[in-house]
Molecule: c-di-GMP-I-GGC riboswitch aptamer
Organism: Pirellulales bacterium
RNA sequence: CCCGAGAAAGGCAAACCCAUCGUAAGGUGGGGACGCAAAGCCACGGGCCCCUGCAGUUCGCUCCGGCGGAUUGUGUGGGUAGCCGGGUUACCGAAG
Numbered sequence: 001c002c003c004g005a006g007a008a009a010g011g012c013a014a015a016c017c018c019a020u021c022g023u024a025a026g027g028u029g030g031g032g033a034c035g036c037a038a039a040g041c042c043a044c045g046g047g048c049c050c051c052u053g054c055a056g057u058u059c060g061c062u063c064c065g066g067c068g069g070a071u072u073g074u075g076u077g078g079g080u081a082g083c084c085g086g087g088u089u090a091c092c093g094a095a096g
Base pairs, nucleotide, nucleotide: 002096003093004092011036012035016031017030018029019028020027021026034082040088041087042086044085045084046083047080048079049078050077052075053074054073055072056071057070058069059068060067061066
């Protein structure tokens, strides 16, 4: 250094509930623990999610000018580090 023990000490905290911020995804604080050896930190690549613009398809309404719903593709922006990869820092310590 790799590695991660039926080790020790300590750490984090999903769902759900409350408060709060946000159009939303989601964030933050408190309670709470499903889990986690980087579940510390960073949106760089991919994925997923949200808002919105544009284009297509389709349905409904229509005063025939359009309006509204659903859905697909795509652009800008946002979120997720507990989806994966990558980067970076770090506690403890057996076996190998």